[in-house]
RNA sequence: GCCUCCGUAGCUUAGUAGUAUAGCGCGACAUUGGUAAUGUCGAGGUCGAGGGUGCAACUCCCUUCGGAGGCU
Numbered sequence: 001g002c003c004u005c006c007g008u009a010g011c012u013u014a015g016u017a018g019u020a021u022a023g024c025g026c027g028a029c030a031u032u033g034g035u036a037a038u039g040u041c042g043a044g045g046u047c048g049a050g051g052g053u054g055c056a057a058c059u060c061c062c063u064u065c066g067g068a069g070g071c072u
Base pairs, nucleotide, nucleotide: 001071002070003069004068005067006066007065010024011023012022018055026042027041028040029039030038048064049063050062051061052060
């Protein structure tokens, strides 16, 4: 220098154009003599950034940033 993949909640992640998911973690409540475990509810997200296409974009296109791998 060229090519491929990845970036979504504190962490790990699902989601191939139509309400942004789940587990763990966090908070409250229930349960217990008390804790743990369990159950119910809740908070938490500019979907890495900017632009484009389109009625509508996490998703498609362009540019860019960061990370991983490969080739020379």
A computed fold for a 72-nucleotide RNA from Candidatus Woesearchaeota archaeon CG10_big_fil_rev_8_21_14_0_10_37_12, annotated as transfer RNA.
It matches the Rfam family "tRNA". The family's RNA type in Rfam is transfer RNA.
The coordinates come from a structure-prediction model, not an experiment, and the mean pLDDT is 84.